Bacterial small signal recognition particle RNA from a Coriobacteriia bacterium, 96 nucleotides, folded computationally. Model confidence (mean pLDDT): 87 of 100. The gene name in the source record is ffs. The sequence is in RNAcentral, with records from ENA. Its Rfam family is "Bacterial small signal recognition particle RNA". The literature on the family includes a 2016 paper in Proc Natl Acad Sci U S A by Righetti et al., "Temperature-responsive in vitro RNA structurome of Yersinia pseudotuberculosis".
RNA sequence: CGCAUGGGUGCGGGCGGCGCCAUGUCGCGAACCUGGUCAGGUCCGGGAGGAAGCAGCCAUAAGCGUCCUCUGACGAGCGCCCGUACCUAUGCGACC
Numbered sequence: 001c002g003c004a005u006g007g008g009u010g011c012g013g014g015c016g017g018c019g020c021c022a023u024g025u026c027g028c029g030a031a032c033c034u035g036g037u038c039a040g041g042u043c044c045g046g047g048a049g050g051a052a053g054c055a056g057c058c059a060u061a062a063g064c065g066u067c068c069u070c071u072g073a074c075g076a077g078c079g080c081c082c083g084u085a086c087c088u089a090u091g092c093g094a095c096c
Base pairs, nucleotide, nucleotide: 001093002092003091004090005089006088007087008086009085010084011083012082013081014080015079016078018075019074021072022071024067026065027064028063034059035058036057037056042051043050044049
């Protein structure tokens, strides 16, 4: 120096676990300037009917809270695997 078999480390990658986050989960949530349905009442019409629409109810927006079950992101003296570089032990061979 080369080959073989072990041990270790750095870096990159894959999967999983853990932690945490939110555009994720769940919930609350608008007198009116969101939507749906619109009691009552109002309006149009000779009538049949129709129109707008407050409260209530339902669904949600902004936002607030909750949870990591789902989705995704981030993180590291967590595990295993792949690749690469380096260090090291043993054996064999070659050269100086």